[in-house]
Context: one part of a larger RNA
Molecule: large-subunit ribosomal RNA, domain II
Organism: Parcubacteria group bacterium ADurb.Bin247
RNA sequence: GCCAACGAGUGACUGUUAGUCCUUUGUCUAAUCUCGUUACCGAGAGGAGGCACAGCGAAAGCGAGUCUUAAUAGGGCGUAUAGUUUUGCAGUGCAAAACUGAGGGCUGGCAGACGACCCGAAGCCAGGUGAGCUUGCCAUGGCCAGGUUGAAUUCCACUGAAAAGUGGAAGGAGGACCGAACCCGUAGAUCGUGCAAUAUCUUGGGAUGAGCUGUGGUAAGGAGUGAAAAGCUAAUCGAACUUGGUAAUAGCUGGUUCUCCCCGAAAUAGCUUUAGGGCUAGCGUUUUCAUAUAUUAUGGGGGUAGAGCACUGAAUGGAUUUUCGUAGGGAAACCUAGACUGUCCAAUCAAACUUCGAAUACCAUAAUUGUAAGAAGGCAGUCAGACCGUGGGGGCUAAGCUCCAUGGUCAAAAGGGAAACAGCCCAGAUCUUCAUCUAAGGUCCCUAAAUUCAAGCUAAGUGCAAGUAAGGAGGUGAAGCUUCUUUGAUAGUUAGGAAGUUAGCUUAGAAGCAGCUAUCCUUUAAAAAGUGCGUAACAGCUUACUAACUAAGAAGUUUUGUGCCGAAGAUUUCCGGGGCUAAAGCUUGAUACCGAAGAUAAGAAUUAUUACUUUUAAGUAAUAGUGGUAGGGGAGCAUCCCUCUUUCGUUGAAGGUGAGUCGUGAGGCUUGCUGGAGGAUGAGGGAGAGAGAAUGUUGGC
Numbered sequence: 001g002c003c004a005a006c007g008a009g010u011g012a013c014u015g016u017u018a019g020u021c022c023u024u025u026g027u028c029u030a031a032u033c034u035c036g037u038u039a040c041c042g043a044g045a046g047g048a049g050g051c052a053c054a055g056c057g058a059a060a061g062c063g064a065g066u067c068u069u070a071a072u073a074g075g076g077c078g079u080a081u082a083g084u085u086u087u088g089c090a091g092u093g094c095a096a097a098a099c100u101g102a103g104g105g106c107u108g109g110c111a112g113a114c115g116a117c118c119c120g121a122a123g124c125c126a127g128g129u130g131a132g133c134u135u136g137c138c139a140u141g142g143c144c145a146g147g148u149u150g151a152a153u154u155c156c157a158c159u160g161a162a163a164a165g166u167g168g169a170a171g172g173a174g175g176a177c178c179g180a181a182c183c184c185g186u187a188g189a190u191c192g193u194g195c196a197a198u199a200u201c202u203u204g205g206g207a208u209g210a211g212c213u214g215u216g217g218u219a220a221g222g223a224g225u226g227a228a229a230a231g232c233u234a235a236u237c238g239a240a241c242u243u244g245g246u247a248a249u250a251g252c253u254g255g256u257u258c259u260c261c262c263c264g265a266a267a268u269a270g271c272u273u274u275a276g277g278g279c280u281a282g283c284g285u286u287u288u289c290a291u292a293u294a295u296u297a298u299g300g301g302g303g304u305a306g307a308g309c310a311c312u313g314a315a316u317g318g319a320u321u322u323u324c325g326u327a328g329g330g331a332a333a334c335c336u337a338g339a340c341u342g343u344c345c346a347a348u349c350a351a352a353c354u355u356c357g358a359a360u361a362c363c364a365u366a367a368u369u370g371u372a373a374g375a376a377g378g379c380a381g382u383c384a385g386a387c388c389g390u391g392g393g394g395g396c397u398a399a400g401c402u403c404c405a406u407g408g409u410c411a412a413a414a415g416g417g418a419a420a421c422a423g424c425c426c427a428g429a430u431c432u433u434c435a436u437c438u439a440a441g442g443u444c445c446c447u448a449a450a451u452u453c454a455a456g457c458u459a460a461g462u463g464c465a466a467g468u469a470a471g472g473a474g475g476u477g478a479a480g481c482u483u484c485u486u487u488g489a490u491a492g493u494u495a496g497g498a499a500g501u502u503a504g505c506u507u508a509g510a511a512g513c514a515g516c517u518a519u520c521c522u523u524u525a526a527a528a529a530g531u532g533c534g535u536a537a538c539a540g541c542u543u544a545c546u547a548a549c550u551a552a553g554a555a556g557u558u559u560u561g562u563g564c565c566g567a568a569g570a571u572u573u574c575c576g577g578g579g580c581u582a583a584a585g586c587u588u589g590a591u592a593c594c595g596a597a598g599a600u601a602a603g604a605a606u607u608a609u610u611a612c613u614u615u616u617a618a619g620u621a622a623u624a625g626u627g628g629u630a631g632g633g634g635a636g637c638a639u640c641c642c643u644c645u646u647u648c649g650u651u652g653a654a655g656g657u658g659a660g661u662c663g664u665g666a667g668g669c670u671u672g673c674u675g676g677a678g679g680a681u682g683a684g685g686g687a688g689a690g691a692g693a694a695u696g697u698u699g700g701c
Base pairs, nucleotide, nucleotide: 001701002700003699004698005697006696011114013112014111015110016109017108018107019106020105021104022103023102024101026051027050028049032045033044034043035042036041055062056061065077066076067075068074082100083099084098085097086096087095088094089093117255118254120252124245125244126243127242128241129240135219136218137217138216139215140214141213142212143211144209146178147177148176149174153170154169155168156167157166158165159164182206183205184204187202188201189200190199221237223233224232225231258636259635260634261633262632263631268281269280270279271278272277282382283381284379285378286377287376288375289374294368295367296366297365298364299363300362306356307354308353312350313349314348316346317345318344319343320342323339324338326337327336328335329334385410386409387408388407389406390405391404392403393402394401415426416425417424430604431603432602433601435600436599437598441594442593443592444578445577446576450591452590453589454588455587456586457585463580464579471565472564475562476561477560478559479558480557481556482555483554484553492549493548494547495546496545498522500520503517504516505515528543532541533540605626606625607624608623609622610621611620612619613618637690639687640686641685642684643683644682646680647679648678655674656673657672658671659670660669661668662667
C1' cells in the first nucleotide's frame, strides 16, 4: 500500500411538540402465585402501593375556600374529570355517535442532567513497585609495567667565636614528571534502515590519588541523591513506573456507513473575560390559520447629486474707506510703501455653508396581478465570506489593501466565451435524440463558420482580446481660419544696402554691433543711429529693406484621425501558435453563416394546482415547475432477530461464481456451474440495522 472483517446520534428517566389509539363507570399494576411453554417469553390471578380525585397556610388548623390582617378592606394562591350538539327509545330518564376540553398509552422530532455521535491529550489525585542502570554513603576485599626528578633529614670535609654557610655523600618526599594496564571522553573522521537506540578509527586527559574496582548493604517520588548540569533515580525525569478515580476534560483537529423526490440558507445586528465559542433577532424548512404582496397610476414629506454665494467660513484682483504711525523721503504739512476694518465691482471654494434643488428610495390610496406577504407552533443551519460595477471613509483618489452602503456573480452553478482562468461576458443542467434556431463570442490554418461586400486610415509588424505618461518631432490623412499673390507672392539668382555721423554719454579706445540715454533728419526704388559674425578700435562679411530675372501658388495658425521617439527584468523569441500589409490590422456601414446542457421539435418521468372520472392509497387532461452546499420535509430499498401465516428443499436450501432480465434508484427476479442442509412469501413487532476515508482496530498478502 491493497484486500477482508470490525468501526460512530444510543439507553433509562423527566419535559415539550406532532400523529395515532384509549379513557372520561379514575388509571397503572409491583413482588409473588398458577398455567402455557423453554424463552432476554406470553396469558391469567394479584389493587399492596403509586399517581389522580381540594386547596390554603411555616404550623396548629380550616376547607371551595384559605392565608395575610384589627378588618368582613385589599391582596396572594386556589375553586373541571367535564361540557355542547345530534339521533334512537315504552323519553322527569337511558343509550349511541360527533366535536371541544382533560387524562393516559404507543410512535416520531427536540431538549434537560447523565460518558450522551465516535476516537484523541498534555495533565490532577490516591494506593503500590523499583537504587541488578545510575547518585551519595557504609562494611569488607582487590589493582596501579617501566622510567625520571631528587624535598625534609642525617653524615663527612671546609669556613666561622657562635648562629650558620659552602661542597660532597647518604636519603627517598610529592592531589610531582614521562608513560602501559586501568579510568575517562579533547579534536577530527567514519557510521548515521549503524557493529552499536551513542559505536569504531586516529588523536587526546588522568594514571600513589579528592585514584580505579569486585561483593554485600543503605537512602525514593514533591521524595531521595547530587564537587550543582534541574544532573541521576532501570534506553523514561522541571517531578519515575504501575493500577485505580476514568469512558478525566478538550468552546480544538479528524471521522461519522443505503436510495429517490420537494424546498433551500447564512457568513449580518445586539449582548458576551467576547472576538475561530455562544444566546436572542434576521435569513431556511414544515404544519395550521389565513389575504395583508408585486407592478403601474396618483398624492405626500425630504435637503442627497447637482448648482449657488443670500447666511457661516475660506480665498484672488481692482476701486474706495476706517484706524495705526511700522519703513523710506521731508523742517513740517504731507508723499510713497505697508498693516487693520468696512463698502462696491469681477471671478472662485466648502463633509461638519444653503436663496435653491433632482433622479432613485420611502409612505399612503386606487387599478391590475394572485400567494409571493402575515400570525402561531415543530426543526434547523448560519455569526472567517470572496471578487466585480456604482456611491463614499482610511491609505499615496497605492495594493489581489482595508472599512461601510447598494446591485450582481461565486459561495451552493454545471454549459458556451475570455488560449489556460471560483467572483468577468452570455446563459440557469428532470431524462433521451447523429433534429432546428439563436446568445456572448466568432468565421485564413490549427478550429465549427466570409480569404464576404462597400468606403477610408495605418508602413510603425503599429496592430492582430490587459495596460503604458509628461515631454519631443517639416511622419502622414481630414476639416477650418488668417495673411501675401499675374498691379508677380514665396524660394532662388544679379545688383544696391547711402548721407549728416565716429549720434550723445562713458571710456585708454567705444566708429551700427562692451555698457547707458535717445532713436532724429536728408537723398532715395530702398537702406535700422542697425539682425548676426568680426576688429585693440577701425576695417571686412552679412541681415532687415529695395529693384531686376523667373514663374504659380506661398506662409502662419487652430481642431482632429492614425503612426514615431520617450519604452529597462528576471525558464521562451513570442499576437494562444502558424502567420498576416488595398490585412487575417484600425474606423464606419451591410448581408450571410458558425456557435451553449439557452429556446424550439418529438418522446418519457416526476412535483404542485385545477377540472373530470368512484377499479379513490387510483386514472385522464390542462397549466406551472423539476441546478443545489449547510439545513428542513416526504416516500422507500436492504440486513439480523421474534410472532402468526402460506410455503420451498438431498429429483439439491443457504452461501460462492457467471449469464439474462425488471425497476428512476437503493435493489428484485430467473437461470448455468459450484455447494451440501437449511431457506423463503404475506401481515406485524424489535434493532449491536447499511463503510472509502478517522497518521482508525485486527488478520492476510